[in-house]
Context: one part of a larger RNA
């Protein structure tokens, strides 16, 4: 000299972009993952509407009934809660990195094929019961895309090649040329969306190796499922991965085995450069979710806000019994030398679920608070010598402060008031035109065009416009040498300084204070760590 997710003194105008717990300590409160009525019975709130029926002020208000309609709580399915977010505790490991492999899976996309039909059930619900509760229990009824069965098998699987095993689910709009009733409906046609199967593609992912990723030798031997064969279980799936049963291997000074420490890399920072330090923010990988274990479900998990066991802790309770997991985003207590709002909206971009409209989303967008960094920008600009006063110094002439101030002309960036105002907006939605399906001008949809429409941010948006005035905006640390900048004054090896040399004991440019100076500047020193 540079660098920081820093702190700490002093001091402080404005605006962009960034960033902001150290104890994986414990945690009130709220919120962070729901959504589909176009899968189902239904109908607990609202609301429309129609019927009855009271009050009557005669056109209003209350009640009641009706799921037939807009919905829609509880509950039955489906899909999604394995994504997003957050942390760095573990882990020197195939965990990471990079570069190969072969014995796999892969919902939801996509592209091709092929595809019927029927049966009991249980939730809600009613009833009647236990319990403080949390939670239940008995009986009874009923729907489906929930469950089970039969048929079939394009195909797949298994196979002694004779065979033998395995599917499915509907839904909503339309419409009446076909067919069967025949008012206009359907089990009839037709589009969409779906549901099985089964093929190949996209994506995600599991496994397997070489090679490279830290310290110790004051850790030298480790090793019995260990090391490999065979058989057979497992498993999407190769393997000691697991049993039997046989051999007796396998590792090792090229560091095994044990101890310590550590996520892992793109990358950041340094330096010419090799090389060293380090992994905050971003991005990818990996682990974990109160500790330990454990599996069910599912395409996918041993599953942050799901289930079961145990432990610690904290909370209810009627002592019998329960309930809870902020390493989500806020906040809260503790801990530290230290790190923010219990902000606003889903309007963007993504997710989720839904045919959509649309809901939900502490992701995300924005605020808000903190000079924490980077970056830009102001505090004014000419002109002004009686070289004013006051201050300091003086050799008492004078020097300096210093064109500095005052004065005189001037300008208004930012801030300050007051206007005027893009863009972030695509999309939905209506109508029309034309093409596609189709018996069909109907539905449905692709594409044009035209209207109309959605904005947290932000009642001060960004940027311009206009008004008023030098008006609201400068400090910090040095100053003996290294190291750019010196005099007086107090003090007297005392107070003090200090990064190294070293200042101070009566003339200190080294302490303190004034004066001037230097140096960076809304920052300026110190501290701390790196190179």
């Nucleotide at each position: 000299g540079a660098a920081u997710g820093a702190a700490c003194g002093c001091u402080g105008g404005c605006g962009g972009c960034a960033g902001g717990c150290u104890u994986a300590c414990a945690c009130a409160u709220g919120c962070a993952a729901g959504u589909c009525g176009a899968a189902c019975g239904g109908a607990a709130a609202c609301g429309a509407u129609a019927a009855a029926g009271a009050g009557c002020u005669u056109g209003c208000u209350c009640u009641u009934u009706a799921g037939g309609c807009g919905u829609c709580g509880a509950g039955u399915g489906g899909c999604g809660g394995a994504c997003g977010g957050g942390u760095g505790a573990g882990u020197a490991a195939c965990g990471c990195g990079u570069g190969g492999g072969a014995a796999c899976c892969u919902a939801c996309c996509u592209u091709a094929g092929u595809g019927u039909u029927g049966g009991g059930a249980c939730a809600a619900c009613a009833u009647a019961u236990g319990g403080a509760a949390a939670c239940g229990u008995a009986u009874g009824c009923u729907a489906a895309u929930a469950c089970c069965g039969a048929a079939u098998a394009c195909g797949c699987u298994c196979u002694a090649c004779g065979g033998a095993g395995u599917a499915a689910a509907g839904a909503u709009g339309c419409c009446c040329a076909c067919u069967u009733c025949u008012u206009g409906a359907a089990a009839g046609g037709u589009a969409u969306c779906g549901c099985a199967c089964u093929a190949a593609g996209a994506u995600g992912g599991g496994c397997c190796c070489g090679c490279g990723u830290g310290a110790g030798a004051u850790u030298a031997g480790c090793u019995a499922g260990u090391u490999g064969g065979u058989a057979g279980g497992g498993u999407a799936a190769a393997g000691g991965c697991c049993u039997a049963c046989c051999a007796a291997g396998g590792c090792g000074a090229c560091g095994a085995u044990c101890u310590c420490u550590a996520g892992c890399u793109g990358g950041u920072u340094u330096g010419a450069g090799a090389g060293g330090a380090u992994g905050a923010u971003c991005a990818g990988c990996c682990a974990c979710a109160c500790u330990g274990g454990g599996a069910c479900u599912g395409a996918g998990a041993c599953a942050c806000g799901g289930c079961c066991c145990a432990g610690a802790c904290u909370c209810c309770u009627a002592c019998g019994g329960g309930a809870g997991g902020c390493a989500g985003c806020a906040g809260u207590g503790g801990g530290g030398a230290a790190u923010a709002u219990u902000g606003c909206a889903c309007a963007a971009u993504g997710a989720g679920g839904g045919a959509a409209a649309c809901c939900u989303u502490g992701a995300u967008g924005c605020a808000g608070c903190c000079a924490u960094g980077c970056c830009g920008c102001g505090u004014g600009u000419g002109u002004g010598a009686a070289g004013a006063a006051g201050g300091c110094c003086c050799g008492a002439g004078g020097g300096u402060u210093g064109u500095a101030a005052a004065g005189c002309a001037c300008u208004u960036u930012c801030a300050u008031u007051a206007g005027c105002g893009a863009g972030g907006a695509a999309a939905g939605c209506u109508a029309a035109g034309u093409g596609g399906u189709u018996a069909a001008u109907a539905c449905c949809u692709g594409c044009u065009u035209a209207g109309u429409g959605u904005g947290a941010c932000g009642u001060u948006u960004a940027a311009c416009u206009a008004a008023a005035g030098a008006a609201g905006a400068a400090g910090c640390a040095c100053c003996g040498g290294c190291u750019a900048a010196c005099u007086c004054u107090g003090u007297g090896c005392c107070a003090g300084c200090a990064g190294c040399c070293g200042c101070g004991g009566u003339a200190a440019u080294a302490c303190a204070g004034a004066g001037g100076g230097u140096g960076c500047a809304a920052g300026c020193g110190u501290u701390a760590u790196u190179c």
Molecule: small-subunit ribosomal RNA, 5' domain
Organism: uncultured bacterium